[in-house]
RNA sequence: UCUCCGAAAGGGCAAAACCAGAGAAAUCUGGUGACGCAAAACCACGGGUCCUCGCCACUUUGAUUCAAGUGUCAGGACAGCCGGGUUGCCGAA
Numbered sequence: 001u002c003u004c005c006g007a008a009a010g011g012g013c014a015a016a017a018c019c020a021g022a023g024a025a026a027u028c029u030g031g032u033g034a035c036g037c038a039a040a041a042c043c044a045c046g047g048g049u050c051c052u053c054g055c056c057a058c059u060u061u062g063a064u065u066c067a068a069g070u071g072u073c074a075g076g077a078c079a080g081c082c083g084g085g086u087u088g089c090c091g092a093a
Base pairs, nucleotide, nucleotide: 005091006090012037013036017032018031019030020029021028022027035080041086042085043084045083046082047081048078049077050076051075052074054073056071057070058069059068060067
């Protein structure tokens, strides 16, 4: 010095919940707040989960429209679900 790794110190982030706002929703943003986190920094690439304003199909009530439900597609969300990629602070054993 590098890699694995994770003691200490300094600093960092911030779950749930509540409040305000955006959104159809998942969810996001800000404030309060700390469950946790050495990548809990960034990237939806693979898997996964979640949502449905929209298309289509089917089912139910129904005469139709409308409505409700399920599934597919499409679109979206989650990086604090896992894997992968990129970057990165400190340095005891």